[in-house]
Context: one part of a larger RNA
RNA sequence: GAAUGAACGCUGGCGGCAUGGAUUAGGCAUGCAAGUCGAACGGUGAAGUAGUGCUUGCACUAUGGAUCAGUGGCGAAAGGGUGAGUAACACGUGAGUAAUUUGCCUCAAAGUUGGGGAUAGCCCCGGGAAACUGGGAUUAAUACCGAAUGUGGCGGGACCUUCUUAUGAAGGACUUGGCUAAAGGCUUCGGCCGCUUUGAGAUGAGCUCGCGCCCCAUCAGCUAGUUGGUAAGGUAAUGGCUUACCAAGGCUAUGACGGGUAGGUGGUCUGAGAGGAUGGUCACCCACACUGGGACUGAGACACUGCCCAGACUCCUACGGGAGGCUGCAGUCGAGAAUCUUCCGCAAUGCGCGAAAGCGUGACGGAGCAAUGCCGCGUGAGGGAUGAAGGCUUUCGGGUCGUAAACCUCUGUCACUCGGGAUGAAUUUUGACAGUACCGAGAGAGGAAGCCACGGCUAACUACGUGCCAGCAGCCGCGGUAAUACGUAGGUGGCGAGCGUUAUUC
Numbered sequence: 001g002a003a004u005g006a007a008c009g010c011u012g013g014c015g016g017c018a019u020g021g022a023u024u025a026g027g028c029a030u031g032c033a034a035g036u037c038g039a040a041c042g043g044u045g046a047a048g049u050a051g052u053g054c055u056u057g058c059a060c061u062a063u064g065g066a067u068c069a070g071u072g073g074c075g076a077a078a079g080g081g082u083g084a085g086u087a088a089c090a091c092g093u094g095a096g097u098a099a100u101u102u103g104c105c106u107c108a109a110a111g112u113u114g115g116g117g118a119u120a121g122c123c124c125c126g127g128g129a130a131a132c133u134g135g136g137a138u139u140a141a142u143a144c145c146g147a148a149u150g151u152g153g154c155g156g157g158a159c160c161u162u163c164u165u166a167u168g169a170a171g172g173a174c175u176u177g178g179c180u181a182a183a184g185g186c187u188u189c190g191g192c193c194g195c196u197u198u199g200a201g202a203u204g205a206g207c208u209c210g211c212g213c214c215c216c217a218u219c220a221g222c223u224a225g226u227u228g229g230u231a232a233g234g235u236a237a238u239g240g241c242u243u244a245c246c247a248a249g250g251c252u253a254u255g256a257c258g259g260g261u262a263g264g265u266g267g268u269c270u271g272a273g274a275g276g277a278u279g280g281u282c283a284c285c286c287a288c289a290c291u292g293g294g295a296c297u298g299a300g301a302c303a304c305u306g307c308c309c310a311g312a313c314u315c316c317u318a319c320g321g322g323a324g325g326c327u328g329c330a331g332u333c334g335a336g337a338a339u340c341u342u343c344c345g346c347a348a349u350g351c352g353c354g355a356a357a358g359c360g361u362g363a364c365g366g367a368g369c370a371a372u373g374c375c376g377c378g379u380g381a382g383g384g385a386u387g388a389a390g391g392c393u394u395u396c397g398g399g400u401c402g403u404a405a406a407c408c409u410c411u412g413u414c415a416c417u418c419g420g421g422a423u424g425a426a427u428u429u430u431g432a433c434a435g436u437a438c439c440g441a442g443a444g445a446g447g448a449a450g451c452c453a454c455g456g457c458u459a460a461c462u463a464c465g466u467g468c469c470a471g472c473a474g475c476c477g478c479g480g481u482a483a484u485a486c487g488u489a490g491g492u493g494g495c496g497a498g499c500g501u502u503a504u505u506c
Base pairs, nucleotide, nucleotide: 001506002505003504004503006502007501008500009499010498013377014376015375016374017373018372019370020369026333027332028331030330031329032328035074036073037072040071041070043068048063049062050061051060052059053058054057081288082287083286091212092211093210094209095208096207097206100205101204105201106200107199108198109197110196111195112194113147115145116144123136124135125134126133127132152180153179154178155176156175157174159172160171161170162169163168184193185192186191214260215259216258221251222250223249226248227247228246229245230244231243232242233241263285264284265283266282267278268277269276270275290311291310292309293308294307313324314323315322316321341367343366344365345364349363350361351360352359353358380410381409382408383407390401391400392399393398414447416442417441418440419439420438424433450495451494452493453492454491455476456475457474461490462489463488464487465486471478472477
């Protein structure tokens, strides 16, 4: 000098765009953050409409279908948060998978036959303070379970072709008493949406490998599922992944093992570069979800707002037993130098569900707070010497603040008042922001300047006070009676809605 997610001191007018819990991955009151589908299902059955009865504002019937708990489907594995752990195929980059999987989506081929038994809800009877739960009767489905069919797929058999880098792979035609599917809904009857099997694609994911990836040798030896083989199990899949048996291997000064520290990267800061430092916001990947462990469901999890077990903590209790998990958005306490509103809206973009209308969405879009940063603008402009008053200083003549002020003539940025008023919306509807941005008119110099320094480095000097005191200080050093170095004042210099200090990096 540059930089910062900064903090502190003094000061503070406006706007735009960003940024804002870095410390205790400490504890959390409250509200919200994942629902949706009645065109899968049995039910429920509001408004309205029509009719009947009359007691004239009610009852009944039909139609209608709002709404709703439950069964069922899809979603809830995304999005959002944090960086505790991790020195690792975690990440980056480049390959491999002839060792794999992939719901929804796209394309193609074929099919969607015929049956069965339950169960929630509703009803009845209980238990419990509650959370919740037991029994009985009855009912539906795109819920569940047999059977049929088999374009196909899988398995077995034998044959041919092509290819490779390796265990071999791909393809073709043939065969087989082998195994293996399905679900309906709506309809204007045209069809649409589904369901099943298979092939291909796309997307996502798993696994393997080359290279790169911090410090300590005052860590030098480490290792028995350890290294390899055979067989089996397990997995979507390879593999000591697991087990039995066999062999005795495997790693290591090219740093094993151990210890410390740490999420990684694109990037960011600095620097002429080489390099050094760093990884906040944004993007990609990874890991975690009170602590530890475990599986279930599912295409996908060993699952932040799912389940089970153990533990710590908090809460309720009728003492028998239960409930909870903000490292989501706000907010609160604590610790800290230190980090915001318990706001508005689904209008836009996206996501989930739905045939759709639509519903949900603290994602997101916005507003609020903070000079936290960057950028822009303003605090007036021109004239004006009796060089006024006043301050400071003086050799008492003067000098200086200083065209500075007053005064005269103007202007109207920002702010203010009034009027108009968007784009963002996707040709109908739909705007949180927002009566905002912006435009027009109006009034009026009015409402808007500070901070630090002045011995040298380093731009900028005098007076008074103090007297090695009080104090200053980044380094050198100032202060013991004339201090340009302390304190105050005047003046000057620098930057300016900021200025200085502290911390950290280059």

A computed fold for a 506-nucleotide part of an RNA from Epimenia babai, annotated as small-subunit ribosomal RNA, 5' domain. Its mean pLDDT, the model's own confidence on a scale to 100, is 85.